[in-house]
RNA sequence: CUGGAUAAAGCCAAACCUGUUGUAAGACAGGGACGGAAAACUACGGGUCUUGCUCAAGAUAGCCGGGUUGCCUUGU
Numbered sequence: 001c002u003g004g005a006u007a008a009a010g011c012c013a014a015a016c017c018u019g020u021u022g023u024a025a026g027a028c029a030g031g032g033a034c035g036g037a038a039a040a041c042u043a044c045g046g047g048u049c050u051u052g053c054u055c056a057a058g059a060u061a062g063c064c065g066g067g068u069u070g071c072c073u074u075g076u
């Protein structure tokens, strides 16, 4: 640098449920696992969603792409 979820040690945690929080989209904690080789971080571009309905503001990284960083291992 590159490949790997059909290796090993591990890691994260969808839907759903409970509580808290927010006008909302949603977020956080606990339970729970659909999945993930970056399902780590980042709102830079696009998409989608919410509020406003006018400029704009917010959410989503487990929607797609980009950027940064990283465990194990194959190959060079």
Stems, first nucleotide, its partner, number of pairs: 001075001003073002011036002016031006034062001040068003044065003047060005